[in-house]
RNA sequence: GGGCGCGUAGCUCAGCGGCAGAGCACUCGUUUCACAUGCGAGGGGCUGCAGGUUCGACCCCUGUCGCGCCCA
Numbered sequence: 001g002g003g004c005g006c007g008u009a010g011c012u013c014a015g016c017g018g019c020a021g022a023g024c025a026c027u028c029g030u031u032u033c034a035c036a037u038g039c040g041a042g043g044g045g046c047u048g049c050a051g052g053u054u055c056g057a058c059c060c061c062u063g064u065c066g067c068g069c070c071c072a
Stems, first nucleotide, its partner, number of pairs: 001071007010024004018055001026042005048064005
């Protein structure tokens, strides 16, 4: 330098055009003498960044940044 993949909540990951989700973690309540477990409720991300297409974009296109792998 070229090619491919990944980037979404604190962590691990779903979501393939129509109001952003799950598990774990966290907070509150309940249960207990207490802790844990269980149960109930709740907070938290405008989706790496910038443009474009579209009535509408996490999703499609372009550029760019970061990480990983391959080729030279």

Predicted 3D model of a 72-nucleotide RNA (transfer RNA) from a Rhodospirillales bacterium. Rfam family: tRNA. Gene Ontology term of the family: triplet codon-amino acid adaptor activity. NCBI's taxonomy places the organism under Bacteria, Pseudomonadati, Pseudomonadota, Alphaproteobacteria, Rhodospirillales. The coordinates come from a structure-prediction model, not an experiment, and the mean pLDDT is 82.